[in-house]
RNA sequence: AGAGUUUGAUCCUGGCUCAGGAUGAACGCUGGCGGCGUGCUUAACACAUGCAAGUCGAACGAGCUUAGUUGCGCAGAGGUCUUCGGACCGAAGCGCGACAGUAGCGAGUGGCGGACGGGUGAGUAACGCGUGGGUAACCUACCUCAUGCAGGGGGACAACAGUUGGAAACGGCUGCUAAUACCGCAUAAGCGCACAGCUUCGCAUGAAGCAGUGUGAAAAGCCUUAACGGCAUGAGAUGGACCCGCGUCUGAUUAGCUAGUUGGUGAGGUAACGGCCCACCAAGGCGACGAUCAGUAGCCGACCUGAGAGGGUGACCGGCCACAUUGGGACUGAGACACGGCCCAAACUCCUACGGGAGGCAGCAGUGGGGAAUAUUGGACAAUGGGGGAAACCCUGAUCCAGCGACGCCGCGUGAACGAUGAAGUAUUUCGGUAUGUAAAGUUCUAUCAGCAGGGAAGAUAAUGACGGUACCUGACUAAGAAGCACCGGCUAAAUACGUGCCAGCAGCCGCGGUAAUACGUAUGGUGCAAGCGUUAUCCGGAUUUACUGGGUGUAAAGGGAGCGUAGACGGAGAAGCAAGUCUGAUGUGAAAGGCAUGGGCUCAACCUGUGGACUGCAUUGGAAACUGUUUUUCUUGAGUGCCGGAGGGGUAAGCGGAAUUCCUAGUGUAGCGGUGAAAUGCGUAGAUAUUAGGAGGAACACCAGUGGCGAAGGCGGCUUACUGGACGGUAACUGACGUUGAGGCUCGAAAGCGUGGGGAGCAAACAGGAUUAGAUACCCUGGUAGUCCACGCCGUAAACGAUGAAUACUAGGUGUCAGGGAGCCACGCUCUUUGGUGCCGCAGCAAACGCAAUAAGUAUUCCACCUGGGGAGUACGUUCGCAAGAAUGAAACUCAAAGGAAUUGACGGGGACCCGCACAAGCGGUGGAGCAUGUGGUUUAAUUCGAAGCAACGCGAAGAACCUUACCAAAUCUUGACAUCCCGAUGACCGUUCCUUAACCGGAACUUUUCUUCGGAACAUCGGUGACAGGUGGUGCAUGGUUGUCGUCAGCUCGUGUCGUGAGAUGUUGGGUUAAGUCCCGCAACGAGCGCAACCCUUAUCCUUAGUAGCCAGCACGUUAUGGUGGGCACUCUGGGGAGACUGCCAGGGAUAACCUGGAGGAAGGUGGGGAUGACGUCAAAUCAUCAUGCCCCUUAUGAUUUGGGCUACACACGUGCUACAAUGGCGUAAACAAAGGGAAGCGAGAGGGUGACCUGGAGCAAAUCCCAGAAAUAACGUCCCAGUUCGGACUGUAGUCUGCAACCCGACUACACGAAGCUGGAAUCGCUAGUAAUCGCGGAUCAGAAUGCCGCGGUGAAUACGAUCCCGGGUCUUGCACACACCGCCGGUCA
Repeated sequence: AGAGUUUGAUCCUGGCUCAGGAUGAACGCUGGCGGCGUGCUUAACACAUGCAAGUCGAACGAGCUUAGUUGCGCAGAGGUCUUCGGACCGAAGCGCGACAGUAGCGAGUGGCGGACGGGUGAGUAACGCGUGGGUAACCUACCUCAUGCAGGGGGACAACAGUUGGAAACGGCUGCUAAUACCGCAUAAGCGCACAGCUUCGCAUGAAGCAGUGUGAAAAGCCUUAACGGCAUGAGAUGGACCCGCGUCUGAUUAGCUAGUUGGUGAGGUAACGGCCCACCAAGGCGACGAUCAGUAGCCGACCUGAGAGGGUGACCGGCCACAUUGGGACUGAGACACGGCCCAAACUCCUACGGGAGGCAGCAGUGGGGAAUAUUGGACAAUGGGGGAAACCCUGAUCCAGCGACGCCGCGUGAACGAUGAAGUAUUUCGGUAUGUAAAGUUCUAUCAGCAGGGAAGAUAAUGACGGUACCUGACUAAGAAGCACCGGCUAAAUACGUGCCAGCAGCCGCGGUAAUACGUAUGGUGCAAGCGUUAUCCGGAUUUACUGGGUGUAAAGGGAGCGUAGACGGAGAAGCAAGUCUGAUGUGAAAGGCAUGGGCUCAACCUGUGGACUGCAUUGGAAACUGUUUUUCUUGAGUGCCGGAGGGGUAAGCGGAAUUCCUAGUGUAGCGGUGAAAUGCGUAGAUAUUAGGAGGAACACCAGUGGCGAAGGCGGCUUACUGGACGGUAACUGACGUUGAGGCUCGAAAGCGUGGGGAGCAAACAGGAUUAGAUACCCUGGUAGUCCACGCCGUAAACGAUGAAUACUAGGUGUCAGGGAGCCACGCUCUUUGGUGCCGCAGCAAACGCAAUAAGUAUUCCACCUGGGGAGUACGUUCGCAAGAAUGAAACUCAAAGGAAUUGACGGGGACCCGCACAAGCGGUGGAGCAUGUGGUUUAAUUCGAAGCAACGCGAAGAACCUUACCAAAUCUUGACAUCCCGAUGACCGUUCCUUAACCGGAACUUUUCUUCGGAACAUCGGUGACAGGUGGUGCAUGGUUGUCGUCAGCUCGUGUCGUGAGAUGUUGGGUUAAGUCCCGCAACGAGCGCAACCCUUAUCCUUAGUAGCCAGCACGUUAUGGUGGGCACUCUGGGGAGACUGCCAGGGAUAACCUGGAGGAAGGUGGGGAUGACGUCAAAUCAUCAUGCCCCUUAUGAUUUGGGCUACACACGUGCUACAAUGGCGUAAACAAAGGGAAGCGAGAGGGUGACCUGGAGCAAAUCCCAGAAAUAACGUCCCAGUUCGGACUGUAGUCUGCAACCCGACUACACGAAGCUGGAAUCGCUAGUAAUCGCGGAUCAGAAUGCCGCGGUGAAUACGAUCCCGGGUCUUGCACACACCGCCGGUCA
C1' cells in the first nucleotide's frame, strides 16, 4: 500500500466481498511446563447452608466462674508433753463471710463504629457526568492548633426479683438499682439573636472591623500521678451540600409545550439559596440555535482502531452517580432517608397450636433457573488497610494467598552433531525414475522442562509467615514423558493421484461438481501458524462509500416548474475608536493509573517500578490591532431615481374584418357520392355529390414567418382603440451600499380533469358500426358524446428540458442576426467602433467520454436546493392540502451482486448508399403427375448391421450385399486363441492326394515327405504346453491426430514501426476513380511487409523446329478382288521433345496529362483467349474412433475367433435423386457416312462355323500408335405408319433359354416368343444452364467371377435469351441505430396454463 467482482473487450460511476488489528468471548479438533493477568456480557430471576461489623469492664450496676489474702465454723493427718485421765501446737480438706489493684464469661445500661469497606448498573438524556468557576447562601464526628471552662443539685429506666399472657416471635404488670445515660439551676466571652451607630471595602444583594444596649445557651468523669476523656468559641485540615458557563445519543411520519406554570410580595421550611412549600397579586415562561413527546443509554479517566481527523466501546483498574425484592415514609445521627437498621403497603418464600409470626446473597463461597457461555460452600489475618480499645487484643469473604478454566498476554520445551545402501514402507510414474529424505535406522553428545534425592530463602526493624519445604541452588539418572490445527482454483503462500459424476457435497466474493474436478471426499506431498489452530459473533480499518481534513448534481443517483420576498448567511472604497473573534506572553488547573520517551527490578519477556515530557482543553490576566466584527464619519464605481429616445406575437378589456368548414333556403342538374392498400359501414331517385345565389352560427387567424421578437417561467401571432408591466440605448442632475442569495411563506403556473352558468361550426376520448386479423376491446374507414370555446371558482402536475439554480468578476479569436448609439467615407450604401440580446465554429482549460468553451460544463467567490447500489417504491402507514381525481411529505420487511453512464469491435435491422453472383428478370430444358431403378424415413422383423440429417444427409461411405464381403440374427464349435513376440518339450516335416464322418467348420484313417554341416550342431517348419499377452467394425468425433465438407475461388485476413486515443481500439485497409480482384492510379499520418488475388503448373486453340515407328502416303516403283499390303520417303496428317506467340504492344476517342474504359488495326487467338489444378485468417464443439492412428473407459470360456443357414433385397405409406415415356422435329424397316478417349494376359479375342437370339465351337493375332474390344449413334436417303392409349409406351406376367459362378429359391444379368399396365406433357411449389454452353446422341473406363438407369471420362449434332437493377436469395464495402455478444433461431414486457 491494495485486490476480486457488471463487459466480447474498455474507461468511468457505483455497490458487494477479501487481505489487518482487537475481544470479559463461545464452538470444533488438539493439548507438555511456568510466570503475570482475567473469569454470569443472559434472569436488577429465585435462593438451602456457612461466614461477610463489631468493639470497649480504663463509662455503669448486677450475676457467674477462677486464683489470692483473711476471719469464723466443721474437721482433725501428724507432732510434742503426759500424772496416760488428758493437755498443747496444728497441715491438707469442707462450709460461711470479709478484703483488695487476680483473671475471665455472656446478657443489659452507656460510648464509638454499623453513612466506611464490598456488590450491581435496574433507573436516569439529568447540573447525572466531564471541565472550569461561584457560595457576600452553607455544614463537617473522629484529627491538629489556639483561648477559656467543668460549680452545685435532682429524679428515673434497663438489667435483676416476683407475677402473668402467648405455640412461637415477643411481651404486660408490680417492685429495686448504677453511670461518661437523663433533667433543671449557676457562670461565660471575641458565641447566637434583636435594636440602633461609626470606619474600611465590594459591580451588587452586602462583607469585615470597632464600640453600645437588651437577651439566650455548657460540661463527666474514669484512673492514678502520668495520661485519657468532657464543654464552649475561633482557626486549620478532611469530607460533603447547593448554584452557574460550556460540552454530552436518535427521531419532525413528535410543532407547539406549560397553572406552581413564569415573576413579585409576605409567612413557613432547610446546614443553606430558591415555587422548596403556602397565601395573595401579575400573565408570564420555553420553542426550527428543535421546546414538548417517543425510543435508547449509567457518565468519565480510559480501551480498540485509524497516517490523522474521526469512528466504536465504557469488562478488569481508578473518579463520580444511582440502586439494594417492588413502591412509599420518616427516625437516629456530625453524616442516611441507611445492602447485612426501623415503619407501612405489595408480590413471593418459610414457620404455625390458624390466633399470629419470620425473611430479603446486585457481600464471599455455593444452589436452582436462564443461557453459546463464565470458577472453590478453600487457607490466613503473616503483610497492606479499616472499626473499637489506654493497651494487650478482638473483628475484618476488605485484603493477601491457594484451587479450577489455553480465557488472554509472555517465556521455555518436545532434542543436538554425524549419518546414502539415498534402506523398507507409502505416493506417483513416460516404468527409466521421482518424492517423502539426513528424514529414519545407526554412532556420539547433552539434560532446559517434567520425574527422584539433598539443601533452602527474601517478603519481618525485636517477635509473629497463610503462601510453603514455595521460589531458588546442587547432585545422580534415562532421548526417554511432551504436536497439533487450518489451508493448497483466483484474491492468497502451497498440487498430484484415486473415488464421485449437477449426485454427494463445497463456498468470504467470483464461483466449483453433468466420466479425465489442482475447487467435493480420501491419500500422499506441500504451505502457514504453533500449545495452539480454525470457525462464528461484534467493532474500527481498508471505505475519499456522508467527503472538516476529503465527494458530487448536462447524459451515471442528484438543480426546486418559475418568480417575489421574511429570518439567516455573505457583502464596495477612505479615515478614526473599541477589542468580541484572531495572534501572543504569563499564572492556575487538566487526580492517580494508562499511553509515549528514557532508566531500574524479576535469568529474558509479559509484568512491576523511578524520572521526564505530553494530556492539543478550560479559566484568569498582560499585550498587538493587519483581517473579521462593532461604533462614528466620508465617498461614488455596486444598486436605484430623474430627463431624452427608439424596438417588441409582453399583459388585460372592448370593438371590427375577410378566407374556409358545416348547416338552412332557393335554383340548375342526374345517379351516383364518399372512403381505402383493397373494401365495406355511411349518404343518395323523398334528388345526394357537383354547381349558383342568399342566409345562420361557432372556432381559428393562410401569406408575411426568420436557429427572428417579447416575457420570470408556463407561454404569446388577423386589425383597431383604451389601460398597463418590463427590458434597452443615450445623458450624468439626484440618493449614497440602499446589495446578492434566500429555509419557511406568498404569488404565478401547459394540457387534461372538477364545479356553476352559457355556447357548440369543425375536431374528437368514451361509444356504435364497417374492415384487417388466429383473435383485434388497436392501428385504417363511416358516424359520434363529454371535452375543446366564454365567464367565475378549483386542481398544482409534465421529457414544466438547455434533462445545465441564482448572482458577480476574470479568461484567444472568427462569423451571422435583432434593438440602439458614436466616428469616417467616393453615401439609395460601405468601413471602423461601442452597448444589450440571440445563433454557429473554434483556442486554452475542463470532462469517464460524449462534449462544453465570454449565453462555460473554464478560473474563483457567495447563497439556496438536491444525491449516496439496484429492486421493493415515489409504494404502505401517518399527517397536511383538495369537491373529487389526486398532490405534497415519505419508510421498512424481503431480495439481488449487480443496476448504470460514455465510448469500442462485431453481429443484426421488414435502416440508408454503392457493388457483385444463373440471385431475379429474359429464355431453353426439367423436377413435382405415370411406371420402373436407386437412396432415405417410417413400419415390420430373430436380424432387417452401422454411419450421414437444412443449404453443406437422402444413385451419400458403397469404384458394384447370391456365399465371401458382413460389422447383424439363429444354431453349432474353440479358449494363449483366426493374427504378433518370447520360453520349454516333441517331431521332421509343412504342404499335398485319397477315403470316412458332419448342415459345414471341427474330427478320424491311409499315402507321400526338409536344408546346411567342421557331424558337435545350426537353421526352418509343424504339433503340444505354460504364462506374459493377443483380439474387439465395443463406448466416447463433446478427450484427440490426420483427412474432409461449407461459407467461397468470396476478396478478403493480418503484422512491424510510426501517429492518434487514459483505454478497448483507431489509422494503414477509409476517401475520389477503376477492376474479375485490398487489381491498379491519385490523394491522405502514415510508411512498409506477410497470407490471399494475379502470375508461375497442366490441358486446349496457331505456327516454327527436331525426330519419324507400330503413325502417314504428296511424288516414284511393285503388288492385290480390295486394303500403306511392300520398296521407298517424312512433304502432309499425327505423335513425342524444344521453341515462338498476346504484352493494352500499336492507333483513335474518353478520363485528371493517371490507373483504366470504349472502338479499331493486325492476328489462329484480344483485353485473366477456353478449361483444370490451386481454397487466406477463420466459422459451424460441422463430418468421420466403421479407412487409418490414438488417450481414457469397458469385454476376456467373450463385446474375441470359426462355420452353416438367414438378413442387409421385408412393405399400408412418405420424401429425395434418376431412367423410360406420354409420341409424327416421332416409331419401325432397309441399305449407307463420320469420332474421340480408353481397356486388354486367370485378358481382349479376329476370320470361320452353329443358333431367331443371348451365346456356343474353335482359335489367328496382340503385353499393343502394329492385334482385339469396335458395329459409333443421333444424322442423311428411301419406304411405311396417319393422331389412336396407336406399329406410341413398355411395366407386369407366362413359357423356353444363354452366361458367370461350389451355388442364381430367398436374391443376378441377358435372350426369344407371348402378355401389353399406368401414362395423352403433369396442382401448389421448385431445379439446372450465358456458348461449343443448354438440350440431344451415342462411345469408353473403374469396381467386378457375374451383376449400372449410378459414378468418372470421351467425342458427335448444336440453340434461345440477358431490356435491366424494382423485387426474392446469398455475398462484399462504407454508413447509421442498438437494452444483442450463446451475437435476431438474440434479448425481453404482459397474459394464460
This is a predicted structure of a 1393-nucleotide RNA (small-subunit ribosomal RNA) from an uncultured bacterium. Model confidence (mean pLDDT): 83 of 100. The sequence is in RNAcentral, with records from ENA, Greengenes and SILVA. Its Rfam family is "Bacterial small subunit ribosomal RNA".